[in-house]
Molecule: transfer RNA
Organism: Chthoniobacterales bacterium
RNA sequence: GCCGGUGUAGCACAGCGGUAGUGCAACCGAUUCGUAAUCGGUAGGUCGCGGGUUCAAAUCCCGCCAUCGGCUCCA
Numbered sequence: 001g002c003c004g005g006u007g008u009a010g011c012a013c014a015g016c017g018g019u020a021g022u023g024c025a026a027c028c029g030a031u032u033c034g035u036a037a038u039c040g041g042u043a044g045g046u047c048g049c050g051g052g053u054u055c056a057a058a059u060c061c062c063g064c065c066a067u068c069g070g071c072u073c074c075a
């Protein structure tokens, strides 16, 4: 340099045009003799960044960034 994967909540991930979700963690409460266990609830998101298409974009298209893997060149 070329090709491909990945980027969504603090962490691990799902969702692949039509209301952004799950588990764990956090916080509040219940339960318990007590608890890091159990149960219920609450909060938490520029969906990597910029632009485009569309009535509507996390999702499709273009560019860029980060990261992982493969290939090639040089030494």
Stems, first nucleotide, its partner, number of pairs: 001071007010024004018055001026042005048064005